The RNA shown here (Group I catalytic intron) has 195 nucleotides and comes from a Thiotrichaceae bacterium. Of the family's consensus pairs, 82% are formed in the model. It matches the Rfam family "Group I catalytic intron". Rfam 15.1 lists 5,602 matches to the family in 1,395 species. Its family is annotated with Group I intron splicing in the Gene Ontology. About the family: Group I catalytic introns are large self-splicing ribozymes. Taxonomically the source falls in Thiotrichaceae (Bacteria, Pseudomonadati, Pseudomonadota, Thiotrichales). The sequence was found by an Rfam model in a public genome assembly.

Parts: sequence; C1' cells; structure tokens
RNA sequence: CAAGGGACUUAAGUUAAUUUGAGCACUUAAGGCGAAAUCUUUAGGUGAAUGGAGUCUAAUUCGGUGAAACCUGUAAAAUGGCAACCCCGAGCUAAGCUUACCCAAAGGUAAGAAAGUGUAGAGACCAUACGGCUCCUACCUGACUGCUGAAAAGUAAAAGGUAAAGAUAGGGUCCAGACCACAAACACUUAGUGU
Repeated sequence: CAAGGGACUUAAGUUAAUUUGAGCACUUAAGGCGAAAUCUUUAGGUGAAUGGAGUCUAAUUCGGUGAAACCUGUAAAAUGGCAACCCCGAGCUAAGCUUACCCAAAGGUAAGAAAGUGUAGAGACCAUACGGCUCCUACCUGACUGCUGAAAAGUAAAAGGUAAAGAUAGGGUCCAGACCACAAACACUUAGUGU
C1' cells in the first nucleotide's frame, strides 16, 4: 500500500521496539596500489539493480583460534549459556591449469598454484549450485604496440577489468532433537543408553 502477495541475504527477538547483530551491493567523503578501468581501507547514507551455456561433484580426516546481538546475572560488572559466523596448522581432493619425466600416440606418474574439505542439528545418502573449471555476451580501460596527425588527440588490436553476498547443510530424503525412563566421570538443567 483498499485487500492479498512482496521488500538484497542471514541469525535472533516476539503479549517489547517503523527492534538488534552480522554479511553483500550502490553511493558520498578521505586515504592506499595501479598507466587506467578497477581493486582495497575507514566513516556516513540507501536497498532500485546484480547476464548466459556447458562440464566436475572428489576429498569429506586429526588438532587448534576467535566471536556480535540475545539469554542469565549485577547498584554497575564479572563469570556462565547459545550462536549468526571469522579463521590457522597438517593431511587429503573431481574436472581443469602450469612444470618435469615416461610413451609412436592415446594416455600415465610426480610436483606446484588456485579452490575445496575441516566448518550440519551428532550425523548418513542423493542430485545439483550461490562452488571449481571451459566458453559466450554486454559494458569499461587502453600505459606499451601499429596507423592518421605539426602537435594535442583520434583510431585499431593484444592485454586488463566489472557483471554481489547467501553452502559453519542451500534443495530433498533419512536420522537426530523434542516427550518418558535409566545414568557414570570434576561436568550438579549430565556425556550417553533405551522405549
């Protein structure tokens, strides 16, 4: 907003608050790197917008670090709880990329980078993406190089960049949890076991 549905993502709160925390993008200002587009840091404001096709789905382990709001508590605190989430070391890892070796070739082996796992509600499985990789499209830059030009500059191409985040389980199926009984250890609102 007449009503209904909706409001970028996520977690709280709910007989409270046009509520609170975190993340993402756009934008304003100041700063850093760069030739530039861009990227990035801090602070404020806003939530209109954020392209597509194909391909891979493996590892999923052992240790460790931190955490807002909220709950408890207090004169105020501290301690404690829960937890959106921030990560580190080692190991391991599908397809692809780089390097080396083997091979007639196909391909194979090893190492490296990036990314993932670890990181659900204890967890299991399935596919697939908001993930990895290859490409397409749109837009932006263009120091260096070529051409035009007296110069400023223009133009072309290689090259570079942008097209958000949500996966500390997102989708689905199970299992857990919730209720009841029993119950060690320091764990006292019990780890766990069972119906």